The part of an RNA shown here (small-subunit ribosomal RNA, central domain) has 350 nucleotides and comes from an uncultured bacterium. The coordinates come from a structure-prediction model, not an experiment, and the mean pLDDT is 85. The full RNA is in RNAcentral, with records from ENA.
[in-house]
Context: one part of a larger RNA
RNA sequence: UUGGGUGUAAAGCGCGUGCAGGCGGUGCCUUAAGUCAGAUGUGAAAGCCCUCGGCUUAACCGGGGAGGGCCAUUGGAAACUGAAGGACUCGAGUAUAGGAGAGAAGAGUGGAAUUCCACGUGUAGCGGUAAAAUGCGUAGAGAUGGGGAGGAACACCAGUGGCGAAGGCGGCUCUCUGGACUAUAACUGACGCUGAGGCACGAAAGCGUGGGGAGCGAACAGGAUUAGAUACCCUGGUAGUCCACGCCGUAAACGAUGAAUACUAGGUGUGGGGGGUAUCGACCCCUUCCGUGCCGCAGUAAACGCAAUAAGUAUCCCGCCUGGGGAGUACGGCCGCAAGGUUGAAACUC
Numbered sequence: 001u002u003g004g005g006u007g008u009a010a011a012g013c014g015c016g017u018g019c020a021g022g023c024g025g026u027g028c029c030u031u032a033a034g035u036c037a038g039a040u041g042u043g044a045a046a047g048c049c050c051u052c053g054g055c056u057u058a059a060c061c062g063g064g065g066a067g068g069g070c071c072a073u074u075g076g077a078a079a080c081u082g083a084a085g086g087a088c089u090c091g092a093g094u095a096u097a098g099g100a101g102a103g104a105a106g107a108g109u110g111g112a113a114u115u116c117c118a119c120g121u122g123u124a125g126c127g128g129u130a131a132a133a134u135g136c137g138u139a140g141a142g143a144u145g146g147g148g149a150g151g152a153a154c155a156c157c158a159g160u161g162g163c164g165a166a167g168g169c170g171g172c173u174c175u176c177u178g179g180a181c182u183a184u185a186a187c188u189g190a191c192g193c194u195g196a197g198g199c200a201c202g203a204a205a206g207c208g209u210g211g212g213g214a215g216c217g218a219a220c221a222g223g224a225u226u227a228g229a230u231a232c233c234c235u236g237g238u239a240g241u242c243c244a245c246g247c248c249g250u251a252a253a254c255g256a257u258g259a260a261u262a263c264u265a266g267g268u269g270u271g272g273g274g275g276g277u278a279u280c281g282a283c284c285c286c287u288u289c290c291g292u293g294c295c296g297c298a299g300u301a302a303a304c305g306c307a308a309u310a311a312g313u314a315u316c317c318c319g320c321c322u323g324g325g326g327a328g329u330a331c332g333g334c335c336g337c338a339a340g341g342u343u344g345a346a347a348c349u350c
Base pairs, nucleotide, nucleotide: 003322004321005320006319007304008303012318014201016199017198021194022193023192025088026087028085030083031082033081034080035077036076038074039073040072041071042069049065050064051063052062053061054060091191092188093187094186095184096183097182098181103177105175106174107173108172109171110154115149116148117147119145120144121143125136126135162169163168206247207246208245209244210243211242215241216240220236221235222234223233258317260315261314262313263312266295267294268293269292270291271290272289273287274286275285276284299306300305323350324349325348332343333342334341335340
């Protein structure tokens, strides 16, 4: 490289956007680049293949024939691919009318709780544990009452509920804003799918500068436990957790399952929409619609299982894998303030 693979054995990039490239709906006319068949030329000799002959055979050698395209020229064919043209509406998009939603950003605001501060009441304990002790408390703690400060998170609603490309998103209000869905079938008329590079986003931790700091809490200190206890338990507690701006670019970033399209039994929930009944609502019924669960047939699978949200049947494009260790290491490149990230071997060994 081919082949075969990629839920769990090695293997789907964390996720999007998108240049190049690859692939691409229906019907018509044209063209003839690909494609197809023909003619001419060429395709040296030897060899290969067929056949005849020569050495006693064979190898070997000699004669004859056939074959050979990735070639050029020429005149043709028009199904498919390409190219050009004008057309279509089912793909894609737009428009109009709707309702749903923790989608994003900014600003404001609310109550409960913890902590702290001052004051009142009040007296000897509080706290913590398996049991204790460190710790706090007669300088009045803990408890309790009303008052104040400040930060962070939003109980119930809440749901195998919703939204988002993923990461993720949850008090309430306002402003601004992205996407999806349904109905209509009015408009455009293939405008599409994928996507090496590129670019954007990307939990937590971490980093830089400046704020903030209630609770929690790496590190650290003390008390216990223990043979020891650099732990688990307890009392404290700094970074951090929070905000603004800028980095980092990784996760079991998981559905361990790349994207798109089409097709292939059913059953039962749930969210959104549409329709029907008798006008609305509730209820009930239907649903060729979009999402989200469970069960299950065919099929598939090594099995587990998957099963219209496929791991089934197909098409198309991308990423990745190729025995274990060495090793996601070394070296070099690129990126980063650093931490480190990314790309990524070999010797040797089993």